[in-house]
Molecule: transfer RNA
Organism: Methanobacteriota archaeon
RNA sequence: GGGGACAUAGUGUAGCGGCUAUCAUGGCGGGCUCCAGACCCGCUGACCUGGGUUCAAGUCCCAGUGUCCCCA
Numbered sequence: 001g002g003g004g005a006c007a008u009a010g011u012g013u014a015g016c017g018g019c020u021a022u023c024a025u026g027g028c029g030g031g032c033u034c035c036a037g038a039c040c041c042g043c044u045g046a047c048c049u050g051g052g053u054u055c056a057a058g059u060c061c062c063a064g065u066g067u068c069c070c071c072a
Stems, first nucleotide, its partner, number of pairs: 001071007010025003018055001026044006048064005
């Protein structure tokens, strides 16, 4: 220099263009317990950035940034 993959809660992860953005873990509160753990219930918190397409974008397109891989 060329090509490709990926970017979503603190962490990991799902998500046909449309239903409240999924689940696990973590955190907080409660139940249970002599206390704690385990278990059960509830709450909490996220779409990398900027444009474009569309009635509607996490999803499609373009550019940028970052991580990883391949080629030179």